[in-house]
RNA sequence: GUAGAGCGGCGCACGGGUGAGUAACGCGUGGGUAAUCUCCCUUGGUGACCGGGAUAACAGCGGGAAACUGCUGCUAAUACCGGAUAAUCUUCAUGUUUAACUUCAUGGGGUAAAGGUGGCCUCUGCUUGCAAGCUACCACACCGAGAUGAGCCCGCGUCUCAUUAGCUAGUUGGUAAGGUAAUGGCUUACCAAGGCUACGACGCUUAGGGGAGCUGAGAGGCUGACCCCCACCGAUGGGACUGAGACACGGCCCAUACUCCUACGGGAGGCCGCAGUCGAGAAUCUUCCGCAAUGGACGAAAGUCUGACGGAGCGACGCCGCGUGAUGGAUGAAGUGCCUCGGCACGUAAACAUCUUUUAUGUGGGACGAAAUUAUUGACGGUACCACAUGAAUAAGGGGCUCCUAACUCUGUGCCAGCAGGAGCGGUAAUACAGAGGCCCCAAGCGUUACCCGGAAUCACUGGGCGUAAAGGGUGUCAAGGCGGUCAUAUUAGUCUUCCGUUAAAUCCAGGAGCUCAACUUCUGGCCCGCGGGGGAAACGGUAUGACUUGAGGUUGGGAGAGGUGCGUGGAACUCACGGUGUAGGGGUGAAAUCCGUUGAUAUCGUGGGGAACACCAAAGGCGAAGGCAGCGCACUGGCCCAAAUCUGACGCUCACACACGAAAGCCAGGGUAGCGAACGGGAUUAGAUACCCCGGUAGUCCUGGCCCUAAACGCUGCUCGCUCGUUCUACGGAGUAUCGACCCUCUGUGGGACUAAGCUAACGCGGUAAGCGAGCCGCCUGGGUAGUACGAUCGCAAGGUUAAAACUCAAAGGAAUAGACGGGGACUCGCACAAGCGGUGGAACGUGUGGCUUAAUUCGAUGAUCCGCGAAAAACCUUACCAAGGCUAGAAACCAAGCUGCAAGCUCCCAGAAACGGGAGAAUCCUUCGAGGGUGCUUGGCAGGUGAUGCAUGGUCGUCGUCAGUUCGUGGCUUGAGCUGUUCCCUUCAGUGGGGUAACGAACGCAACCCCCGUUGUCUGUUAUAUAUGUCAGGCGAGACUGCCCCCUCACGGGGGAGGAAGGUGGGGAUGACGCCAGAUCAGCAUGUCCCUUGAUGCCUUGGGCCGCACACACGUUACAAUGGAUGGUACAGAAGGACGCAAUACGGUAACGUGGAGCAAAUCCAAAAAACCAUCCCCAGUUCGGAUUGAGGUCUGCAAUGACCUCAUGAAGCCGGAAUCGCUAGUAAUCGUGAAUCAGCACGUCACGGUGAAUACGUUCUCGAGUCUUGUACUCACCGCCCGUCAACUCAAGGAAGUUGGAGGUGCCCGACAUCCCAUCUAGUAUGGGACUACGGCAAAUUCAAUGACAGGGAGUAAGUCGUAACAAGGCACGGCUAGCGGAAGCUGGUCGUGGAACAUAUCCAAU
Repeated sequence: GUAGAGCGGCGCACGGGUGAGUAACGCGUGGGUAAUCUCCCUUGGUGACCGGGAUAACAGCGGGAAACUGCUGCUAAUACCGGAUAAUCUUCAUGUUUAACUUCAUGGGGUAAAGGUGGCCUCUGCUUGCAAGCUACCACACCGAGAUGAGCCCGCGUCUCAUUAGCUAGUUGGUAAGGUAAUGGCUUACCAAGGCUACGACGCUUAGGGGAGCUGAGAGGCUGACCCCCACCGAUGGGACUGAGACACGGCCCAUACUCCUACGGGAGGCCGCAGUCGAGAAUCUUCCGCAAUGGACGAAAGUCUGACGGAGCGACGCCGCGUGAUGGAUGAAGUGCCUCGGCACGUAAACAUCUUUUAUGUGGGACGAAAUUAUUGACGGUACCACAUGAAUAAGGGGCUCCUAACUCUGUGCCAGCAGGAGCGGUAAUACAGAGGCCCCAAGCGUUACCCGGAAUCACUGGGCGUAAAGGGUGUCAAGGCGGUCAUAUUAGUCUUCCGUUAAAUCCAGGAGCUCAACUUCUGGCCCGCGGGGGAAACGGUAUGACUUGAGGUUGGGAGAGGUGCGUGGAACUCACGGUGUAGGGGUGAAAUCCGUUGAUAUCGUGGGGAACACCAAAGGCGAAGGCAGCGCACUGGCCCAAAUCUGACGCUCACACACGAAAGCCAGGGUAGCGAACGGGAUUAGAUACCCCGGUAGUCCUGGCCCUAAACGCUGCUCGCUCGUUCUACGGAGUAUCGACCCUCUGUGGGACUAAGCUAACGCGGUAAGCGAGCCGCCUGGGUAGUACGAUCGCAAGGUUAAAACUCAAAGGAAUAGACGGGGACUCGCACAAGCGGUGGAACGUGUGGCUUAAUUCGAUGAUCCGCGAAAAACCUUACCAAGGCUAGAAACCAAGCUGCAAGCUCCCAGAAACGGGAGAAUCCUUCGAGGGUGCUUGGCAGGUGAUGCAUGGUCGUCGUCAGUUCGUGGCUUGAGCUGUUCCCUUCAGUGGGGUAACGAACGCAACCCCCGUUGUCUGUUAUAUAUGUCAGGCGAGACUGCCCCCUCACGGGGGAGGAAGGUGGGGAUGACGCCAGAUCAGCAUGUCCCUUGAUGCCUUGGGCCGCACACACGUUACAAUGGAUGGUACAGAAGGACGCAAUACGGUAACGUGGAGCAAAUCCAAAAAACCAUCCCCAGUUCGGAUUGAGGUCUGCAAUGACCUCAUGAAGCCGGAAUCGCUAGUAAUCGUGAAUCAGCACGUCACGGUGAAUACGUUCUCGAGUCUUGUACUCACCGCCCGUCAACUCAAGGAAGUUGGAGGUGCCCGACAUCCCAUCUAGUAUGGGACUACGGCAAAUUCAAUGACAGGGAGUAAGUCGUAACAAGGCACGGCUAGCGGAAGCUGGUCGUGGAACAUAUCCAAU
């Protein structure tokens, strides 16, 4: 003032939000403040007196686009100012007191206030009622006390990096002053030179802290959302003002960036409040209702404000509860999937019947939350809840199914598409991909992804390790640190106990209560393991004191030693020089050569010089801290051991850091240099040989001085102390017994070895010299590679050392042991494996097979041993699978069903044709129980057919190792286990054969035997032969041989010799082939899964061709090359097998093949003759009287057909014994001679059989090949045809370096210097002006640091099939490896030194047995 507005008071420092900063007294916890303040509130005391001048509003006049603002004038207050009064307030002085401005007393100075509202008039004034006054309430001032809140200080706790080791000038302290509510370098001046740090300062990175949350048995680990406490922040940086409280989220000023308005002059702004928008993103909500409740601010109150809060909305985001129905229902419906085609599963599931109504929907009723006497007051909300009605009505998905891990089949796909957490799946039968059916697990959810904890004892406090798996420092000395003998006393910051305080609430746990239950909420109790304070205890630990001797050390007397340093000295060898003798070689190697030598080497003798190393002794030996140390002597010197006494009195142990030492190589300077010898040169070897071997040879090796500081610096084993059975060897001492003295013997100490008990160990192994049982201290480890590398730091003259990562990549890397396999490892043994022999192959011609080539086709398979005269025990057609041509199509053959059927088909003839096939004509008219029955044929539909593919889908069969002696099992024993034992060992055998021994005892498959043949014999039976018998012969049943007998050796088994015997040690031969191996061979013998073809066929038929093709190569054979032969003639002697679609004699014809012919024979009856041999003659060494290919001619046989075989005549090739190499065979065998059979019309030089004649040699196991047993090494296990290394080439990836370039961060110095504050000056005295100090922002400069990027160069990692070699694993073919140096395409090589994490062998020693 009507009301907005305005003045004034209080509030706005609360509440609400965020996670930027902060590694800090920020937080947590416990304390301190006598070093402090505190509006409002409670309480006690005292007071509130007298005055004054302004200024908003308002009015007038202006400026400005606006924001806003100027001038003039008026006015009020609980606004502002002056004065008074005043203390137990404050200050000063004096006295007193105190450690102290600590206390008290006295005196002086200073400092306060405001009224408002209601009521009442008893007194006063005007006198209606008001004013003064009184009273009630509120407000005001000062001083105390309380409460609350706040400030400051301190102890302890609070992430990572040491590749951050030194930091600090207001820095640390003092004095004085200023400043603050208050202590204080908080600030200033002056003075001093301090302060922090290995118990981690300083610096960098990261981060709000706590209550608590997740996980875990716990200890821990990880986290800091929601709720609570604290701190910090408010666009970014700085600043003050006001105030009780701020340096103030929704206040002010300045600067900066950004956004907006503008009239271009100038202004405005700060959602990390609630909603909401945009952007980014894999991703996160409504611009809702209400102050009804709780709480806050103001107010006397009514009340106002409150996106605090109470509620609702959205989201399965989480937790909790509920439902999607219940009961009956088997033609086990349909459908789908599977199928052994029978069936099975989905499945009581559905349908169907009966029932219920949570939920849903509708209708009706309807709260608590409201306190505060009546009345009034509900956002949620007509919500929760109740009743009734309707009707199974509205409501099931997701993941998985190879193993881990609950749950399986089909189809598709074919290392493709795809899956996958790991292992891994997919290359034609995928429970792993995709789909389907079924099943399993959860369920309004189910899976995936990200992250945390667990499992993980895998950082080990609880609760790990370090010989070989990752891991003992190269060694010693030592300050800090850690640990520390016996007794006593005292003490008590560790320790133990009790009480008090605190440990906010929430959370958590237990028991109750409230929402229908639960989640949720709430009450009570517990917990809060910590810190502070009071009392107590004294065993242990600490501290102090005293004592002790056993730990440690000293003294005395002895002792051993390649311990160290320096000086001297000796002999052997080597080499050089000189001289002598002497002559042609020497040297070297697997073999050679380079090289040396007639200018005289090598060899040898003498003299002299030189350097390096010290044979024997010598050893598992000795000494030293380690590295290491070796002729002898001297000097100096360190350590150790023993003995007996004595002394000190815990003096000890260990040791980050530090210091010292530290092989070889290497470096610097100066010497020296005989031998050896990186590099280098040459010779060899080799595909090459930057190597191994050889000839030379420089650094170096040696000495002095100085560096380097690494080794497989190893016992791959840190140091110290204590304890724990034994045996034995050895070095150096001592004692006892003994002895004259020793040796021997017994005991003992310190060292050096071996074997072992207990124990330990993953095993190997260790085992008083522990890797056992304990104690103390130090060092080190945490998958492999990258990498002991990069960067940084530090040391070094350099080489390089020390310290020491990551990205990325792999799913292993590794240890010990086991079984195999393998070895250019070992031992033993066997085999026609070699050797000894005999005969061949490889050379020739021919035959056969194969490769290759060719071809229309030359069908296919086999194709190292284990293919190649193999499948094939017979390719002219057929076979035949191949090629060409012509044909067929439910088919050449089979089954089923239906229909038809004597018309067909078949037969005869004709036509075309190469045939098949096709066309035509004709004859005949099936059987029958008379049934539309059978058979046959045709048609149709099912279906056939395939020598098409896969032998790596299979069965069966077979080859090979190999007729080798092996391969296993049960029970038991040993071992953590794989596994071992048995089965090894010794003797023996053809043999895993037998015996002995033995933690094994037994057994199986193999071996052997049983079976067959041959050899001797008895007996029985028997055809045939001859003339009976007899014998031969054949068959049956027997006998016989067993190391039984003798001698020798032996434990035995057995072996050697002998006798007898037909046969002698398995009498000879055959059949018989263990567990297994080779994805061995065969889909073309057969069978068979799957796939493929099926009318222009991958099926079927037919004709012709091919399988036989011929520059060549290989394999297996035949015949030869001749005289041990050839030719001619003569003359003997077998066995086995076959014969009727057959074998075929005599005879005759033909030169012959053969023909004619047919006796005999279904076979001991016939076919039927052996050949070589033997006898006789010729040939006389020649391409022949050898050899027979080839070619020509003529024939014979078989057959549809000769291209087949054979015969005769003629021809007469190569070939004169076979290179490298290679095969068979050990006795009736090799060699040689003929005979037969299968197949077969015909066709063997092949194959399978048969007999005749009938040898040589084997010393032996070194070597070749193969096999077996034991042992050894191994980085192999697809198993050495294994594994595996490095360069180079290609592509990809990450990290480091890098001339530089770009960006950020934190400071430093300098320049500029806003606002504000403080100070100074001036005047016109103000919101004044000027100056100064200080500072933000900004600028300049030099550096630091972190990122990004970068030509280029280097390494690393990865990638089905690239190049070069072969380094390693076996003795890896030169044992390997560590350090170091040089060199080389590469692995690597070489030198020096070291290790064994080397095999084999030898010797010695120890142990055991004898």

Small-subunit ribosomal RNA from a Patescibacteria group bacterium, 1410 nucleotides, folded computationally.
The prediction has a mean pLDDT of 82.
Lineage of the source: Bacteria > Bacteria candidate phyla.